[in-house]
RNA sequence: GGCCCUAUAGCUCAGCGGUCAGAGCUGGCGGCUCAUAACCGCUUGGUCCAGGGUUCGAAUCCCUGUGGGGCCACCA
Numbered sequence: 001g002g003c004c005c006u007a008u009a010g011c012u013c014a015g016c017g018g019u020c021a022g023a024g025c026u027g028g029c030g031g032c033u034c035a036u037a038a039c040c041g042c043u044u045g046g047u048c049c050a051g052g053g054u055u056c057g058a059a060u061c062c063c064u065g066u067g068g069g070g071c072c073a074c075c076a
Stems, first nucleotide, its partner, number of pairs: 001072007010025004018056001027043005049065005
């Protein structure tokens, strides 16, 4: 330098045009227990990386940039 993948909650990830943006874990509250763990119930938490475009409608499609990962090439 070229190409590919990727970015969604504190963490791991789902969601690939229209439900209200979700699950598990973590956290908070409660139940259970003599008590702790486990288990059960409820619950908090999001600028969907940034900017622009397409569309009636974008987390989702397109463009550019940025961060992360990988492959190849180049240099010496």